[in-house]
RNA sequence: UAUCUGUUUCGGGGCGAGGUGAAAGUCCUCACCGGCGGUAUAGUCCGCGAGCGGCUGUCAAACGGCUGUUGAAUCGGUGAAAUUCCGAUACCGACGGUAUAGUCCGGAUGAAAGAACAGAAC
Repeated sequence: UAUCUGUUUCGGGGCGAGGUGAAAGUCCUCACCGGCGGUAUAGUCCGCGAGCGGCUGUCAAACGGCUGUUGAAUCGGUGAAAUUCCGAUACCGACGGUAUAGUCCGGAUGAAAGAACAGAAC
């Protein structure tokens, strides 16, 4: 340096104030939050994961394989280099429940991108 194996290791944040109403952390005004890898430091670039489907192995289930889908940014400045920094103004956020939810409750003391550590071989 790259590869393989193992691990009871780690691995997602956020509603405070006011208004309407019988009822809202869900509506309205303001507020607040930002997983992982890459790259000049990224919620909005490239890619991955979670979520929601389809097909399939199985008597069936558990579990797995294949596959579809999956949000959002511009302008100015600095610089060798930034859609990542600085300034300004925007925008986005699965499914089920409930007065309509990125922030509450639930699947979830789950799963996972990955990270770390240990070991093996070269």